This is a predicted structure of a 97-nucleotide RNA (c-di-GMP-I riboswitch aptamer) from a Gammaproteobacteria bacterium. The source organism's lineage runs through Bacteria, Pseudomonadati, Pseudomonadota and Gammaproteobacteria. Of the family's consensus pairs, 95% are formed in the model. It was read from a public genome assembly, where an Rfam model found it.
């Protein structure tokens, strides 16, 4: 250095669920908790999921002589997000070979 993950040894990480705080919201932090995991350490470079605030079509409802205002629903939409979805790339204990 590679490859493997049965064994040994320190051990590590923490899903749902709560409980608090951020967010339109996916979903992120902290505290508890353990479904799991040989990287479930890191990193959004490809793909793939997930939202849908602004945005853009359209549909509607009230007001009004009109001009237009003031709501409500649809569908498209990352610039948001998820590394425990997969691939990459990086860093790493033990042990075996």
């Nucleotide at each position: 250095a590679g490859c493997u993950g049965a064994c040994c040894a320190g051990g590590g990480c923490a899903a749902a669920c709560u409980c608090g705080c951020c967010g339109a919201a996916a979903g992120g932090c902290g505290g508890g908790g353990a479904c799991g995991c040989a990287a479930a350490g890191c990193u959004a470079c490809c793909g793939g999921u997930c939202u849908a605030c602004c945005g853009c079509u359209c549909c509607u409802u009230c007001g009004g002589c009109g001009a237009c205002g003031a709501g409500g629903g649809a569908g498209c939409c990352a610039c948001g997000a998820c590394g425990g979805c997969g691939g990459a790339g990086u860093u790493g204990c033990c042990a075996g070979u």